[in-house]
RNA sequence: UGGGGUAUGGGGUAAUUGGCAGCCCGGCAGGUUCUGGCCCUGUUAGUCUAGGUUCGAGUCCUGGUACCCCAG
Numbered sequence: 001u002g003g004g005g006u007a008u009g010g011g012g013u014a015a016u017u018g019g020c021a022g023c024c025c026g027g028c029a030g031g032u033u034c035u036g037g038c039c040c041u042g043u044u045a046g047u048c049u050a051g052g053u054u055c056g057a058g059u060c061c062u063g064g065u066a067c068c069c070c071a072g
Stems, first nucleotide, its partner, number of pairs: 001071007010025004019055001026044006048064005
């Protein structure tokens, strides 16, 4: 420098060719318990960034950023 891939709550991971962003762990609150744990209920918090297309974008298009792989 060229090509390819990845980016989703605090962590991990889905979203069936565009149609309400789920699940698990964690955090908080409550129930249960003599206390704690286990268990149960509720809640918390997310699409890397800037634009574009569309009634509607995690998904499609363009630029950028970070990381990984290949080539030189």

Transfer RNA from a Nocardiopsaceae bacterium, 72 nucleotides, folded computationally. The organism belongs to Nocardiopsidaceae, within Bacteria. The sequence was found in a public genome assembly. The prediction has a mean pLDDT of 81. It matches the Rfam family "tRNA". Rfam classes the family as a transfer RNA.